[in-house]
């Protein structure tokens, strides 16, 4: 230099054919316990990497940029 995959909550990841952004863990509160852990109930948390485009509507499609990983030379 060229090619490909990936980027979504603090962490690990879903999100199907474009139609209201979710789960588990963590964290906070409560129940339970002599107390802790475990268990049970509830809650908080998002510029969907950045910018632009298409569309009535974009996490999803298109383009550019940035980052991570892999391959080729």
């Nucleotide at each position: 230099g060229c090619c490909g995959a990936c980027g979504u909550a603090g962490c690990u990841c879903a999100g199907u054919u474009g139609g209201u952004a979710g789960a588990g863990c963590u964290c906070c509160c409560g129940c339970c316990u002599u107390g802790u852990a475990a268990g049970c109930g509830g809650g908080u948390g998002g510029u969907c990497a950045u910018g632009g485009g298409u569309c009535c509507g974009a996490g999803u499609c298109c383009c550019a940029u940035c980052g991570u990983c892999g391959g080729c030379u």
This is a predicted structure of a 73-nucleotide RNA (transfer RNA) from a Chloroflexota bacterium. Rfam family: tRNA. Gene Ontology term of the family: triplet codon-amino acid adaptor activity. The coordinates come from a structure-prediction model, not an experiment, and the mean pLDDT is 80. NCBI's taxonomy places the organism under Bacteria, Bacillati, Chloroflexota.